This is a predicted structure of a 475-nucleotide part of an RNA (small-subunit ribosomal RNA, 3' major domain) from an uncultured Bacteroidota bacterium.
Context: one part of a larger RNA
RNA sequence: UGACGGGGGCCCGCACAAGCGGAGGAGUAUGUGGUUUAAUUCGAUGAUACGCGAGGAACCUUACCUGGACUAGAAUGCGCGUGACCGCCCCUGAAAGGGGGCUUUCCUUCGGGACACAAAGCAAGGUGCUGCAUGGCUGUCGUCAGCUCGUGCCGUGAGGUGUUGGGUUAAGUCCCUCAACGAGCGCAACCCCUAUUAUUAGUUGCUACCAGAUAAUGCUGAGCACUCUAAUAAAACUGCCUGCGUAAGCAGUGAGGAAGGAGGGGAUGACGUCAAGUCAGCAUGGCCCUUACGUCCAGGGCUACACACAUACUACAAUGGCUAUUACAGAGGGCUGCCACUUGGCAACAAGGAGCUAAUCCCUAAAAAUAGCCUUAGUUCGGAUUGGAGUCUGCAACUCGACUCCAUGAAGUUGGAUUCGCUAGUAAUCGCAUAUCAGCAAUGGUGCGGUGAAUACGUUCCCGGGCCUUGUACA
Numbered sequence: 001u002g003a004c005g006g007g008g009g010c011c012c013g014c015a016c017a018a019g020c021g022g023a024g025g026a027g028u029a030u031g032u033g034g035u036u037u038a039a040u041u042c043g044a045u046g047a048u049a050c051g052c053g054a055g056g057a058a059c060c061u062u063a064c065c066u067g068g069a070c071u072a073g074a075a076u077g078c079g080c081g082u083g084a085c086c087g088c089c090c091c092u093g094a095a096a097g098g099g100g101g102c103u104u105u106c107c108u109u110c111g112g113g114a115c116a117c118a119a120a121g122c123a124a125g126g127u128g129c130u131g132c133a134u135g136g137c138u139g140u141c142g143u144c145a146g147c148u149c150g151u152g153c154c155g156u157g158a159g160g161u162g163u164u165g166g167g168u169u170a171a172g173u174c175c176c177u178c179a180a181c182g183a184g185c186g187c188a189a190c191c192c193c194u195a196u197u198a199u200u201a202g203u204u205g206c207u208a209c210c211a212g213a214u215a216a217u218g219c220u221g222a223g224c225a226c227u228c229u230a231a232u233a234a235a236a237c238u239g240c241c242u243g244c245g246u247a248a249g250c251a252g253u254g255a256g257g258a259a260g261g262a263g264g265g266g267a268u269g270a271c272g273u274c275a276a277g278u279c280a281g282c283a284u285g286g287c288c289c290u291u292a293c294g295u296c297c298a299g300g301g302c303u304a305c306a307c308a309c310a311u312a313c314u315a316c317a318a319u320g321g322c323u324a325u326u327a328c329a330g331a332g333g334g335c336u337g338c339c340a341c342u343u344g345g346c347a348a349c350a351a352g353g354a355g356c357u358a359a360u361c362c363c364u365a366a367a368a369a370u371a372g373c374c375u376u377a378g379u380u381c382g383g384a385u386u387g388g389a390g391u392c393u394g395c396a397a398c399u400c401g402a403c404u405c406c407a408u409g410a411a412g413u414u415g416g417a418u419u420c421g422c423u424a425g426u427a428a429u430c431g432c433a434u435a436u437c438a439g440c441a442a443u444g445g446u447g448c449g450g451u452g453a454a455u456a457c458g459u460u461c462c463c464g465g466g467c468c469u470u471g472u473a474c475a
Base pairs, nucleotide, nucleotide: 001475002474003472004471005470007469008468009467010466011465012464013463015459016458019422020421021420022419023418026314027313028312029311030310031309032308033307034305035304042053043052064300065299066298067297068296069295070294076123077122078121081117082116083115087102088101089100090099091098092097105114106113107112125289126288128287129286130285134283135282136278137277138276139274141272146185147184148183149182150181151180152161153160154159165176166175167174191266192265193264194263196234197233198232199231200230201229202228205224206223207222210221211220212219237260240254241252242251243250244249316415320374321373322372323371324370325369332363333362334361337356338355341352342351343350344349381412386407387406388405389404390403391402392401428451429450430449431448432447433446434445
């Protein structure tokens, strides 16, 4: 100087407390361990692995296994030689591959070029090893308020001071004081979305006034008021008032204001820590393989199953289930596409078929509301499992897809110790969209809106963190 303390002081955080809803019990989905296997490819492992890499494992992917094949190789460039290549056909084979037959060059500035093949070559190839040789990227402490430097001063020196102290703040934020005076990386602000208004613009958006038309509808003329769209600008600064305070600042059912003391949210992550993670995204040093640890193909596997854990979904019901009727979003996506509408089918869907390269057309709501049935039951709860019949995608649904219909109708009656999330348009609850994608194992991820709470006395305690101080046989 740090680190640590079941030392002290001060402070903060859904850290506790106060509340609301969960997990832990059941079934299923997904991931992991273990076991099994020819193979169940590899990586990730307290917090910071385990719906993680994977934002799509039937083939492909694919790296694994079994079997069959190739050897300058599956791809690309250079150079040398040849003239074919392409195409068609036959045999063999699971395919890849192997064998055979037919046909046969084009352009040209005559230098050559295009294309293909053979063979010797130069560069191959490796998801093989090392993340403890590395770059880059990432997690975490932590959006915590810290981490440092120049000059000066103090100390023999390591180092200190500044950065401490008194206040204040979300903040090393600001104020006062001070052997310090300044500065940098962080904080904040500048950026984006959102809440208000104005201006400009007015189609594909909108419809107040006027007119027309219809069974009805901005449907049409017309208009740009309004909504909205999307560009610009304004607006919030403790600016004003009162009280407290030297000041910074704090308090107020203060005024004004759409918004008030950081208005709400996002992006943004200092010096560093964990030899943290990644050589399988990519790049890369070294080592290793080179008729194989490279390459191609078929089939299988990654989907196994006494079990254990993690994360979710669905429930156990009446604040509910079922049936019928009837409203209201936002954000996205759409031409190998989204598909209105009609017809057929109980349905998945199919057959026709309009519009839309989209503020124009389509995908497109559910909870809620209204009416009725059910009456506390393993039930009209719950839907696992299994049988049968189908639909769709796709060369192909056996291993191993999703969906529909009929039948079947398991566990489960609120879950031990323990444990998680959340402070407001939040939790809870309800649906919608989308990336990947032929299809889909999505209950996952990322977004979007609808309905919409309770509680916070407080900081004694648990956990984590910051500053000062103290002890130390630790570095």
Its mean pLDDT, the model's own confidence on a scale to 100, is 81. The full RNA is in RNAcentral, with records from ENA, Greengenes and SILVA.